[in-house]
RNA sequence: GGAGUCGGCCAGGCAGUCGCGUCACCCCUUGUUCGCAGGGUGGUGCCGAGGAAAGUCCGGGCUCCACAGGGCACGGUGCCAGGUAACGCCUGGGCGGCGCGAGCCGACGGAAAGUGCAACAGAGAGCAGACCGCCGAACGGCGUCGCAAGACGUGCGUGGCAAGGGUGAAACGGUGCGGUAAGAGCGCACCGCGAGUCUGGCAACAGACCGGCACGGCAAACCCCACCGGGAGCAAGACCAAAUAGGGAGACAAUGCCGCGGCCCGCGGUGUCUCCGGGUAGGUUGCUUGAGCGUAUCGGCGACGAUGCGCCUAGAGGAAUGACUGUCCACGACAGAACCCGGCUUACAGGCCGGCUCCGCCC
Numbered sequence: 001g002g003a004g005u006c007g008g009c010c011a012g013g014c015a016g017u018c019g020c021g022u023c024a025c026c027c028c029u030u031g032u033u034c035g036c037a038g039g040g041u042g043g044u045g046c047c048g049a050g051g052a053a054a055g056u057c058c059g060g061g062c063u064c065c066a067c068a069g070g071g072c073a074c075g076g077u078g079c080c081a082g083g084u085a086a087c088g089c090c091u092g093g094g095c096g097g098c099g100c101g102a103g104c105c106g107a108c109g110g111a112a113a114g115u116g117c118a119a120c121a122g123a124g125a126g127c128a129g130a131c132c133g134c135c136g137a138a139c140g141g142c143g144u145c146g147c148a149a150g151a152c153g154u155g156c157g158u159g160g161c162a163a164g165g166g167u168g169a170a171a172c173g174g175u176g177c178g179g180u181a182a183g184a185g186c187g188c189a190c191c192g193c194g195a196g197u198c199u200g201g202c203a204a205c206a207g208a209c210c211g212g213c214a215c216g217g218c219a220a221a222c223c224c225c226a227c228c229g230g231g232a233g234c235a236a237g238a239c240c241a242a243a244u245a246g247g248g249a250g251a252c253a254a255u256g257c258c259g260c261g262g263c264c265c266g267c268g269g270u271g272u273c274u275c276c277g278g279g280u281a282g283g284u285u286g287c288u289u290g291a292g293c294g295u296a297u298c299g300g301c302g303a304c305g306a307u308g309c310g311c312c313u314a315g316a317g318g319a320a321u322g323a324c325u326g327u328c329c330a331c332g333a334c335a336g337a338a339c340c341c342g343g344c345u346u347a348c349a350g351g352c353c354g355g356c357u358c359c360g361c362c363c
Base pairs, nucleotide, nucleotide: 001359002358003357004356005355006354007353008352009351010350012328013327014326015325016324017323018322020048021047023045024044025043026042027040028039029038030037031036050334054345055344057343058342059341060340061339062233063232064231065230074229075228076227077226078225079093080092081091082090083089094108095106096105097104098103109224110223114222115221116218117217131165132164133161134160135159138158139157140156141154142153143152144151145150173191174190175189176188177187178186192213193211194210196209197208198207199206200205237285238284239283240282247276248275249274250273251272252271256270257269258268259267260266292311293310294309295308296307297306298305299304329332
């Protein structure tokens, strides 16, 4: 100097003018039980979106409803250990894959509990199989030689084999050497494999030794194992509470009137007033001080935790956060709170800082 990788941070700056919203104080005004409450195109002051406010995909707080306890079913998570309020998140580690490397990626529990699946091709698809092929050891046949025993030949019958070819996504360990009639873990070396032993590690797992190999693949098939899970959501919920209609109780009045009925009893209905309770409109609240932010020290590899000090940083309800001017530059992206918080994912102009890796050159 170039190429790359990981982590953190910023999100136009400054000045001015005019607006908008909450809150506090003042002013004006209405009501008043004189405490205050409501209203205002009024004044002053403080503060006023994000790293994702987004998707609403996980986890929690909060609220109401449900709920003895246990099990089944259903759903979720899934290497190990830790962090956390919790998580499907994060950190560290293991294993596998990619990269020269810094690093990156991972539905990564169990196939030796059981059930099942594998089209087509192929001889054979799971305690398999012989189409082409290889062999002539063994038994028999035939031929030649031989007095005979037998030897040799043949690959004809019974056979042996699975090296090579061929099929397939996958063919019952792989490669090599030895061995053999030909072959074969039959023997050996290395690799693979193992519910063996020992060592290290909390563990996942790793290493060494041992075992000749039996036990193929699929659990993103059912399933098994371990752990977790009640439902609905701030339009949750709580409080105040009209008008009208309806409900309950009591009082008042003739003990009436109407219906059922021939009559009595009985049952139902019918007026006025007072009180009670539920719901609706409307209003208030929930609402932002919080698993909060900053900083220092300490513990930890780290995620994170502990302690001290400091800070207050939107809270609306048709819903505010904008516009203009000047100036500077690198000329400004994605985007807009609605109960709150922790994550993940997605969108995004440009810039700053730091760790590390590889390549080239110079000293």

A computed fold for a 363-nucleotide RNA from Marilutibacter alkalisoli, annotated as Bacterial RNase P class A. A source record names the gene rnpB. Taxonomically the source falls in Marilutibacter (Bacteria, Pseudomonadati, Pseudomonadota, Gammaproteobacteria). Its Rfam family is "Bacterial RNase P class A". By type it is a ribozyme. The RNAcentral record of the sequence draws on ENA and Rfam.